This is a predicted structure of a 129-nucleotide RNA (FMN riboswitch aptamer (RFN element)) from Nocardiopsis eucommiae.
RNA sequence: ACGCGUGCUCCGGGGUCGGUGAAAGUCCGAACCGGCGGUGACAGUCCGCGACCCGGUCGAUUCCAUCGACCGGUUGAACCGGUGGAAUUCCGGUACCGACGGUGAAAGUCCGGAUGGGAGGCAGUGCGC
Numbered sequence: 001a002c003g004c005g006u007g008c009u010c011c012g013g014g015g016u017c018g019g020u021g022a023a024a025g026u027c028c029g030a031a032c033c034g035g036c037g038g039u040g041a042c043a044g045u046c047c048g049c050g051a052c053c054c055g056g057u058c059g060a061u062u063c064c065a066u067c068g069a070c071c072g073g074u075u076g077a078a079c080c081g082g083u084g085g086a087a088u089u090c091c092g093g094u095a096c097c098g099a100c101g102g103u104g105a106a107a108g109u110c111c112g113g114a115u116g117g118g119a120g121g122c123a124g125u126g127c128g129c
Base pairs, nucleotide, nucleotide: 002128003127004126005125006124009121010120016030017029018028019027031109032108033098034097035049036048037047038046044096045095053073054072055071056070057069058068059067060066078094079093080092081091082090100112101111102110
C1' cells in the first nucleotide's frame, strides 16, 4: 500500500418580494437550493451509488399485520459557444430536473415518517497478503 472484518465518529441545501384568492412558503411573476464515489480538469443533468417506492426468500411458534436480515426491481434532468493536451465537470450563454404522506388550494424550498435509514468520508483497530 491492498483485501476482508470490526467498533467509533462525521455526514443535505433552499421560500424572499409581489399578484390572485375566503384560504396558497403549494397557483402565477420574479427568487433560492444541489447528498456520495468516479472521471485525462472542479459535475444536480456523464458513469455509478444512496434515500423514497414495489416485490421475493428466510427469521421472529401458525395466519393477518408489523419488524429484521438478505436478494431483486424501479428510480428525474443539457445543450450551444470558448479555452485547453485533456472539460456534457471550467468560463460565457440559454435551458431543464427534483420520492412518499399531510395541508383551508396543487409543495425540490412548509410539516411528517426521520433523534430513522443509508451511500460515503475521516482517523483507529484485528486478521490476511
Rfam family: FMN riboswitch aptamer (RFN element). Rfam 15.1 lists 6,230 matches to the family in 5,120 species.